[in-house]
Context: one part of a larger RNA
């Protein structure tokens, strides 16, 4: 550099937009950069090689010939990629008009429970556990009615559902906004796909400042247990859990499957739209489309499986892997208030 790979074996970046690059639909016409195909000049000699020749022979000397990764000039034809200017509509957007949705801000509001607070009724236990104790109660708990307060999280509907690029979204209501999908015609005319760098988003847990604090609960504290028990269980009980605004930037961030694009048997649910046909209507049967599942046939596969949503069968880009340890360390950059993150080695050793 070719050549092999990347769902479970090493190995797809956590997602997204997007510069550079790489690649890019269809059509006539003209061009000749690339590519081709002819000619031609150079590619010094000497070394390689090949076929002679000379020292007895090789080694070494010699004549000739090929080779010389190539580079340059002229011709020529004009499908191909390219550059130029023209068209086209199948990709790709836009418009119209429907539709479904926990997409995402923000601001109202509701009930059901927990705890707690004040009142009422009551009395001797309550709560816990395998058994108990630690706690909590006669200064009246627990139990119950009534009224108040605060914070957090919405049973049921719920789904094997639905939306998002991924993280990830659910009580209702309202007000801002992003995407999707379908449908018939119009318009714009290749405006596309991918993407080192780069920029944005990115659960938890953790910072940072102010608020907040019902319930759970790292840490601590006390009781069990148990040889021990710095756990499991239990009584408590701070950080945080929740807001605002700043930061951090990792996950079994998983479908352990990169993004796009064609083509390739079928069959069974279900959502979301559109067409038919039938029916009085409720509906029901065909179809078609865009997701989401369950099987499954060609094929793939080391094998589990995968199978029009591919991990079949091709393409275009991009990331990524090259025995274990030693390591995702160690130095050094960079980034972060830190805690750390990110790139990322080697000696050594099996």
């Nucleotide at each position: 550099c070719u050549g092999g790979g990347c769902g479970u074996a090493a190995a797809g970046c956590g997602c997204g937009c997007u510069u550079a690059g790489g690649c890019g639909g269809u059509u006539a016409c003209a061009u000749a950069a690339g590519a081709c195909a002819g000619g031609u000049g150079u590619g010094a000699a000497a070394u390689c090689c090949c076929c002679g020749g000379g020292c007895u022979u090789a080694a070494c000397c010699u004549g000739g010939g090929a080779a010389u990764g190539g580079c340059g000039c002229u011709u020529g034809g004009g499908a191909c990629u390219g550059g130029a200017a023209g068209g086209c509509u199948a990709g790709a957007g836009u418009g119209c008009g429907g539709c479904a949705g926990a997409g995402g801000g923000g601001g109202a509001u509701g009930g059901a429970a927990u705890u707690c607070c004040u009142g009422g009724u009551g009395u001797a236990g309550c709560a816990g556990u395998g058994a108990a104790a630690u706690g909590c109660g006669u200064a009246g708990a627990u139990a119950u009615c009534a009224g108040g307060a605060g914070g957090a999280a919405c049973a049921c509907c719920g789904a094997u559902g639905g939306c998002g690029a991924a993280g990830g979204c659910a009580g209702u209501c309202c007000c801002c906004u992003g995407g999707g999908u379908c449908g018939a015609c119009a318009c714009u005319g290749a405006c596309g796909c991918u993407c080192a760098g780069g920029c944005a988003c990115g659960a938890a847990a953790g910072c940072g400042u102010g608020g907040g604090g019902a319930g759970c609960a790292a840490a601590c504290a006390g009781g069990a247990u148990u040889a021990g028990a710095u756990a499991c269980c239990c009584u408590g009980g701070u950080a945080g859990u929740c807001c605002a605004c700043g930061c951090c930037c990792u996950a079994a961030a998983c479908g352990a499957u990169g993004u796009c694009a064609a083509c390739u048997a079928g069959u069974u649910g279900u959502u979301g739209g559109g067409g038919a046909a039938g029916g009085a209507g409720a509906c029901u049967u065909c179809u078609u489309u865009a997701g989401u599942a369950a099987c499954g046939u060609a094929g793939c596969u080391a094998a589990c499986g995968c199978g029009u949503g591919a991990a079949g069968u091709u393409g275009a880009c991009c990331g990524c892997c090259u025995g274990g340890g030693g390591a995702g360390u160690a130095c050094g950059g960079c980034c972060g208030c830190a805690a750390g993150g990110u790139u990322a080695a080697a000696a050594c050793u099996c």